[in-house]
Context: one part of a larger RNA
RNA sequence: GAGUAGCGAUAAAGGGUGUGAAAAGCACCCUCGCCGUAAGCCCAAGGUUUCCUGCGCAACGUUCAUCGGCGCAGGGUGAGUCGGCCCCUAAGGCGAGGCAGAAAUGCGUAGUCGAUGGGAAACAGGUCAAUAUUCCUGUACCAGGCCAUGAUGCGAUGGGGGGACGGAGAAGGUUAGGCUGGCCGGGUGUUGGACGUCCCGGUUUAAGCGUGUAGGCGUGCCCGAUAGGCAAAUCCGUCGGGCUGAGCCAAGGCGUGAUGACGAGGAUCCUCGGAUCCGAAGUAGCUGAUACCCUGCUUCCAAGAAAAGCCUCUAAGCUUCAGUCAUGGCGUGACCGUACCGCAAACCGACACAGGUGGGCUGGUAGAGUAUACCAAGGCGCUU
Numbered sequence: 001g002a003g004u005a006g007c008g009a010u011a012a013a014g015g016g017u018g019u020g021a022a023a024a025g026c027a028c029c030c031u032c033g034c035c036g037u038a039a040g041c042c043c044a045a046g047g048u049u050u051c052c053u054g055c056g057c058a059a060c061g062u063u064c065a066u067c068g069g070c071g072c073a074g075g076g077u078g079a080g081u082c083g084g085c086c087c088c089u090a091a092g093g094c095g096a097g098g099c100a101g102a103a104a105u106g107c108g109u110a111g112u113c114g115a116u117g118g119g120a121a122a123c124a125g126g127u128c129a130a131u132a133u134u135c136c137u138g139u140a141c142c143a144g145g146c147c148a149u150g151a152u153g154c155g156a157u158g159g160g161g162g163g164a165c166g167g168a169g170a171a172g173g174u175u176a177g178g179c180u181g182g183c184c185g186g187g188u189g190u191u192g193g194a195c196g197u198c199c200c201g202g203u204u205u206a207a208g209c210g211u212g213u214a215g216g217c218g219u220g221c222c223c224g225a226u227a228g229g230c231a232a233a234u235c236c237g238u239c240g241g242g243c244u245g246a247g248c249c250a251a252g253g254c255g256u257g258a259u260g261a262c263g264a265g266g267a268u269c270c271u272c273g274g275a276u277c278c279g280a281a282g283u284a285g286c287u288g289a290u291a292c293c294c295u296g297c298u299u300c301c302a303a304g305a306a307a308a309g310c311c312u313c314u315a316a317g318c319u320u321c322a323g324u325c326a327u328g329g330c331g332u333g334a335c336c337g338u339a340c341c342g343c344a345a346a347c348c349g350a351c352a353c354a355g356g357u358g359g360g361c362u363g364g365u366a367g368a369g370u371a372u373a374c375c376a377a378g379g380c381g382c383u384u
Stems, first nucleotide, its partner, number of pairs: 013031006032381004040361004046341002050339001051075006060068002080141002082337003086119003092113003098107003122139005142333002145330008153318002158313004166300004172293003177287005182203006204261002208256004215249003220243007228236002262282001265278005301304001347356002363375004
């Protein structure tokens, strides 16, 4: 220079009470304003204790601070079913032998790894200051193991089936959600209307189990033969004959789950934070998805993963056994993640930085609409 520029989106504040040495900024309450396909909610990545509580205010916070993502201390993350681990493979990696190379090493078979994909099973309510599909209550489900009973050809690293898949388009059936009536509880002061009218609030309930619907696909069984499926096969394929119109998939609804839970509100106690108890109605119509039926249907050409789990067939082998199937009972289900932020003051940007950051949900009125405007739930007023 200079007490100058600046104090990081012009979404906005005002008041009361409290705490305190001190209050524009902290806590509670009232009013106001802003967002509302978000500035709300839930995941993934990343961060790694920032979460909750108590005590603090030197420093950090572009001001103050009694406050804080700051300092100190204590506490907090509970799983057979969520995700991983596990089984399986893709691109790709590694790679016994092998090939190449002077070597270092490169390539690559069998294999072995490798999810962003495939593979068993859980929902509703309640609860802590802080976790919950994990704890508790209620109601379920799955896979191994062992035992019992009954039945019985079992057996794989091999064969077959299946898993199993593209783009676009259209229609139907549904549900989530929403709106309105009815029902239940409460209110109805002023001017006008008004006694059953108007206003306010509520009208919520899952998985599982049973039934098998809208709809879609579509013959199935038996007998005989069989040069194919690298061996075998009763399986698959192919051929012939007979009988016959089966069977499979599938939302949603309804019943049950539920004489339960939740529930507007009420009562009691209270250290005003809360705790305990009781508890009404809990239905119909309309609308309606980009969600489900749908891995469907139609259509097109560029013709749209693999492997395992699963079902089936036999080989070696075993066939008093073992094994397999059905029913019942008993018992097992380890380990890791789980707090909190997560379009952001906690991630990537040197900062509490107007930047960047994948997926899902996203109500009302008007509207073609996730545009736009105003609102709900919820969250904020962007630290002078």